[in-house]
Molecule: transfer RNA
Organism: Paenibacillus pectinilyticus
RNA sequence: CGGGUAUUAGCGCAGCUUGGUAGCGCGCCAUCUUGGGGUGAUGGAGGUCGUCGGUUCAAAUCCGGCAUAUCCGA
Numbered sequence: 001c002g003g004g005u006a007u008u009a010g011c012g013c014a015g016c017u018u019g020g021u022a023g024c025g026c027g028c029c030a031u032c033u034u035g036g037g038g039u040g041a042u043g044g045a046g047g048u049c050g051u052c053g054g055u056u057c058a059a060a061u062c063c064g065g066c067a068u069a070u071c072c073g074a
Stems, first nucleotide, its partner, number of pairs: 001073007010026004020057001028044005050066005
């Protein structure tokens, strides 16, 4: 320098192909359960979907630039 992959909640990841209410597990908080803790049950909080633009009635999703990580090639 060229190309591929990844970036979504505190952590691990779906959702993208085929645009239409942002989800799952663990964790966290509250209540119940217990003599207390753990386990279990119920409920809840937490997200400018890496970033900047474009297309569209509508973008996590499509298109382009950039950033970071990683892999391949030179």